[in-house]
RNA sequence: CUUAUCAAGAGCGACUGAGGGUACAGGCCCUGCGACGUCCGGCAACCUGCAAAAGCAAGGUGCCAAAUCCUGCGGCUUUGCCGAAAGAUGAG
Numbered sequence: 001c002u003u004a005u006c007a008a009g010a011g012c013g014a015c016u017g018a019g020g021g022u023a024c025a026g027g028c029c030c031u032g033c034g035a036c037g038u039c040c041g042g043c044a045a046c047c048u049g050c051a052a053a054a055g056c057a058a059g060g061u062g063c064c065a066a067a068u069c070c071u072g073c074g075g076c077u078u079u080g081c082c083g084a085a086a087g088a089u090g091a092g
Base pairs, nucleotide, nucleotide: 001092002091003090004089005088006087011040013039014038015037019030020029021028024072025071026070027069041064042063043062045061046060047059048057049056050055068086073083074082075081076080
């Protein structure tokens, strides 16, 4: 850079000890009834393996609060819905 997907799924655990929720901004949330991180455990999105297929496995990445937490740009039948943009993940 191209392409596919992004409203599902995933712990009453251990160790740490103060922040965290994807760029920026505005919100709104989660956090000493331990955030983040690590280990274990789990989920199964893509690749991989088996299979005609449905599925199964969990090897490689990934993921495991809240829709990509919501909004920002545009459209419309405008207390909302849809589409983009941006972002994330996989593959090339």